[in-house]
Context: one part of a larger RNA
Molecule: small-subunit ribosomal RNA, central domain
Organism: uncultured bacterium
């Protein structure tokens, strides 16, 4: 000396719930296992350091002393940490009374557009583009009213607004149900925090099976564009997109920011609730939770960040480690595939 990172340079696990471990509130007694202090016994020799000595010197070698930082044992200490037994309530969790919410499942209803059939009226064009064409249309289209009929998404409220762990969630009703916030000084009494592995949950697309197809629309077939157009524009169109049940597990799963404590300036805007002043109201003032904007200080290469920290520190898990080879090659696991998870190396700059 005994690493340093992780928003944008190479690095936050998609999120959860959890097992091992790992860490861990206040306060008294107690044990003395860590931990400190003494005593003893052992730490072979050599080698190392130191003195002095012998080869003319050195190296080398010989003798003495140190030293071997260690391990066992005995005796104390008892602040910390640790074991034990007791008690607290401020951590964490129940009770009790509200309060907002597109939280999530299942059933059921609606209107508006659309698109098709059927009819009425109408009688040559509609559509479409940058400008056209393919298409559609005297077997009557376009548009316009009337019935039925399907399937998918909920306009306006709608918000820098609200819910959820995350993905994500928007029409009304009803049933079942998670979960957070305020308020009480009503109970247990540290029951806690992370969490390798593990178990669930996870847009879209994709896969099997049975439905179901209105609109859109890879693939695909046709018009134009153009030197060419496997594209962009048009016109048509199958999976798909829906729905039930099973896979699959990826993502710019993003705040590109992992969690949980705690302490650290103010201003302003919103959402959900508490208290409190005025006679009332309109408002004013205060205090919890959460969602946004500006910023002191600090931090940060800087852009920024700043009580929703990227500040100041503790505790726990995941992570990087120069660029390309490569998320490839093997192996190994999971999956129907599709692929997805672990994940190198030669060589090269």
């Nucleotide at each position: 000396c005994u690493g340093g990172g992780c928003u944008u340079a190479a690095a936050g696990g998609g999120c959860g719930c959890g097992u091992a471990g790992g860490c861990g509130g206040g306060u008294g007694c107690u044990c003395a296992a860590g931990u400190c202090c003494g005593g003893g016994g052992u730490g072979a020799a050599a080698u190392c350091c130191c003195a002095c000595a012998g080869c003319u010197c050195a190296a080398c070698u010989g003798u003495g002393g140190a030293a071997c930082u260690g391990c066992c044992u005995c005796g104390g200490a008892u602040a910390c940490u640790g074991g034990g037994c007791g008690u607290c309530u401020c951590g964490a969790g129940g009770g009790u009374g509200g309060c907002a919410g597109g939280g999530g499942u299942a059933u059921g209803c609606g209107g508006a557009a659309c698109u098709a059939u059927c009819g009425g009226u109408g009688g040559a064009g509609c559509g479409g583009u940058g400008a056209a064409a393919u298409g559609c249309g005297u077997u009557g289209a376009u548009a316009u009213c009337g019935a039925u009929a399907g399937g998918a998404a909920c306009u306006c409220c709608g918000g820098u607004g609200g819910c959820g762990a995350a993905g994500g969630c928007g029409g009304c009703a009803u049933a079942c149900u998670g979960g957070u916030c305020c308020a009480c000084u009503u109970c247990u009494g540290a029951c806690g925090c992370u969490g390798a592995g593990g178990c669930g949950c996870g847009a879209a697309a994709g896969c099997c099976a049975g439905g179901g197809g209105a609109g859109c629309a890879a693939a695909c077939g046709g018009g134009a564009u153009u030197a060419g157009a496997u594209a962009c524009c048009c016109c048509g169109g199958u999976a798909g997109u829906c729905c039930u049940g099973g896979c699959c597990c990826u993502a710019a799963a993003c705040g590109a920011u992992g969690g949980g404590a705690a302490c650290u300036a103010g201003c302003u805007a919103g959402u959900a609730g508490g208290g409190u002043u005025c006679a009332c109201a309109u408002g004013g003032c205060u205090u919890u939770a959460c969602u946004g904007g500006c910023g002191a200080a600090g931090c940060a290469a800087a852009a920024g960040u700043g009580c929703u920290a990227a500040g100041u520190u503790c505790c726990c898990c995941g992570c990087c480690u120069g660029g390309g080879g490569a998320g490839u090659a093997u192996g190994g696991u999971c999956g129907c595939a599709a692929g997805g998870c672990u994940g190198a190396a030669a060589c090269u700059c």